RNAcentral holds the sequence, with entries from Rfam. The RNA shown here (SAM riboswitch aptamer (S box leader)) has 108 nucleotides and comes from Clostridium luticellarii.

[in-house]
């Protein structure tokens, strides 16, 4: 890197260093010296994980639920900021799906 599968309108620092750019691409519209991105450190959640109930099954075990968070990630501006492609509607705004992105979990 590639495929399969889930989620993707909820959460999360008036902290340290450090300087100039960032928000995946393209357009848009944002952040941003009232100091960004980045890194510690803090934090959030709960996807792998652990306990528990409860149900299924010859066993193995799957299921759904609740708890916890020690441990692997993973996140902490705006819904994945918006839109990008197709169909609805339609002055306009707008709604569905897909795709594209990101993460986790397995596999090659």
């Nucleotide at each position: 890197u590639u495929c399969u599968u889930a989620u993707c309108g909820a959460g999360a620092g008036a902290g340290a260093c450090g300087g100039a750019g960032g928000g995946a691409c393209u357009g848009g519209c944002c952040c941003u010296a009232u100091g960004a991105u980045g890194u510690c450190c803090g934090g959030c959640a709960a996807c792998c994980u652990g306990a528990g109930u409860a149900u299924u099954a010859u066993u193995g075990u799957g299921u759904a639920c609740u708890c916890a968070a020690u441990g692997g990630u993973g996140c902490c501006a705006a819904u994945u900021c918006c839109a990008g492609c197709a169909g609805g509607a339609a002055u306009a705004c707008c709604c569905u799906g897909a795709g594209a992105g990101a993460u986790g979990a397995g596999a090659a």

Record summary:
Rfam family: SAM riboswitch aptamer (S box leader). Rfam's curators write: The SAM riboswitch is found upstream of a number of genes which code for proteins involved in methionine or cysteine biosynthesis in Gram-positive bacteria.